[in-house]
RNA sequence: UCCGAUAAAUGGCAAACUUGUUGAAAAGCAAGGACGCAAAACCACGGGUCUAACGCAAUUACGCUAUGAUAGCCGGGUCGCCGAA
Numbered sequence: 001u002c003c004g005a006u007a008a009a010u011g012g013c014a015a016a017c018u019u020g021u022u023g024a025a026a027a028g029c030a031a032g033g034a035c036g037c038a039a040a041a042c043c044a045c046g047g048g049u050c051u052a053a054c055g056c057a058a059u060u061a062c063g064c065u066a067u068g069a070u071a072g073c074c075g076g077g078u079c080g081c082c083g084a085a
Stems, first nucleotide, its partner, number of pairs: 012037002017032006035072001041078003045075003048070003055064002
């Protein structure tokens, strides 16, 4: 000098739950709140999972279906902080 994993350091995000709000719902957004996260930053490309309004079916049953959601389910893509022994 380069590569670079962890320790350390500066910090970061924010589960459940509560309140408000949007939505048919799943769920999202805001405030509070911290279970945790070295990518728990961003992206619905692939898979999985959730919901089922419209539609199809059924006729006293509650089924099927994503164009909806989930990035804090996994993979993938893009960008980013520090850098001892």